A computed fold for a 350-nucleotide RNA from Candidatus Planktophila sp., annotated as Bacterial RNase P class A. It is recorded under the gene name rnpB. Its Rfam family is "Bacterial RNase P class A". Rfam links the family to the GO terms dimeric ribonuclease P complex, ribonuclease P activity and tRNA processing. The RNAcentral record of the sequence draws on ENA. NCBI's taxonomy places the organism under Bacteria, Actinomycetota, Candidatus Nanopelagicales, Candidatus Nanopelagicaceae, Candidatus Planktophila.

[in-house]
RNA sequence: AGAGUCGCCCGGAUCACCGCGUCAUGAAAAUGCCGAGGAAAGUCCGGACUCCAUAGAGCAAAGUGGUGGGUAAUACCCACCCGGAGCAAUCCGCGGGAUUAGUGCAACAGAAAGCAAACCGCCAAUGAAAGUUGGUAAGGGUGAAACGGUGGUGUAAGAGACCACCAGUAAUUGCAGCAAUGCAGUUAGCUAUGUAAACCCCACUUGGAGCAAGACCAUGCAGUUGGCGCUUGAGAGCUGCUCGCUCGAGUCAACGGGUAGGUUGCUUGAAUCUGUAAGUAAUUACAGAUCUAGAUGGAUGGUGAUCCCUCGCAAGAGGACAGGAUCCGGCUUAUAGGGCGACUCUUCUU
Numbered sequence: 001a002g003a004g005u006c007g008c009c010c011g012g013a014u015c016a017c018c019g020c021g022u023c024a025u026g027a028a029a030a031u032g033c034c035g036a037g038g039a040a041a042g043u044c045c046g047g048a049c050u051c052c053a054u055a056g057a058g059c060a061a062a063g064u065g066g067u068g069g070g071u072a073a074u075a076c077c078c079a080c081c082c083g084g085a086g087c088a089a090u091c092c093g094c095g096g097g098a099u100u101a102g103u104g105c106a107a108c109a110g111a112a113a114g115c116a117a118a119c120c121g122c123c124a125a126u127g128a129a130a131g132u133u134g135g136u137a138a139g140g141g142u143g144a145a146a147c148g149g150u151g152g153u154g155u156a157a158g159a160g161a162c163c164a165c166c167a168g169u170a171a172u173u174g175c176a177g178c179a180a181u182g183c184a185g186u187u188a189g190c191u192a193u194g195u196a197a198a199c200c201c202c203a204c205u206u207g208g209a210g211c212a213a214g215a216c217c218a219u220g221c222a223g224u225u226g227g228c229g230c231u232u233g234a235g236a237g238c239u240g241c242u243c244g245c246u247c248g249a250g251u252c253a254a255c256g257g258g259u260a261g262g263u264u265g266c267u268u269g270a271a272u273c274u275g276u277a278a279g280u281a282a283u284u285a286c287a288g289a290u291c292u293a294g295a296u297g298g299a300u301g302g303u304g305a306u307c308c309c310u311c312g313c314a315a316g317a318g319g320a321c322a323g324g325a326u327c328c329g330g331c332u333u334a335u336a337g338g339g340c341g342a343c344u345c346u347u348c349u350u
Base pairs, nucleotide, nucleotide: 001346002345003344004343005342006341007340008339009338010337012307013306014305015304016303017302018301020035021034023032024031025030037321041332042331044330045329046328047327048326049210050209051208052207056243057242058241059240061206062205063204064203065202066080067079068078069077070076081095082093083092084091085090096201097200102199103198104195105194106193119140120139121136122135123134124133125132126131148166149165150164151163152162153161167191168190169188170187171186172185173184174183175182176181214264215263216262217261223255224254225253226252227251228250235247236246237245271290272289273288274287275286276285277284278283308319309318310317311316
């Protein structure tokens, strides 16, 4: 200098005037404080909180899926293991089990996709020949995938049929590691592939509903008909089913009538910032400082000036994605432009 990998940050700035929302002060006028985000979004996970029995048993259903750790918790994060991609930095993995459980599927092509198979080829027998019968998985061809690989022995031709080395599998021994696993041996010719985000099996987890939860105040009304039931229990809590527990004298349906306002929950919190310590890290502990939206007709806006950036000769135009609705921790998705740091490879110069 070129090419590349990973992580993090900013997301126009300042001032003036007018205006909006909560809160505080004030008799009032008014004044003062604060006032969207890294994703406030999707609502995909996990929790806090609230109510229902503080939550019961079984089945069903759903979810998770290498190991260890972190956390309030997780499907998240960190570290490692294994497999794959890359020269490397690094990245990807929907990573339990494919039979000493069972079933299913594998399009097209191909002879054959699983206890089987002979299309071409090779070999033997027969035959004048064409061919027929048999042997053969070495070679060709098909396919995403074809029965371990190389060399030899052997044979009519061949074949783990046998042998040497290599690869794998199973059993087993030693060593290292908390573990996943790795390394080194021994034995057995044991050698057929994928799919479990197909059913299924194994291990673990899961009660339901959600701030329109829930609590309180206020306002208003008119009954009629029918079903079931009143302790031999209708109906409800209670949800997919069954059991069990509790409440229980009314309840369900249709028609008709009425209300539809306010308060609370509500923001001080697994909070933010700084420092120190422990830990490879995620993270945790301690100390100090700070208070940082709480609306519901749903506030956070407009105008002007100066500067920054982009486009444009100039005049001038423009400033990414996007906006709270009970609150947190994650994940995912959107994001103009700019900045910082670490690392890898190649080439050149000294």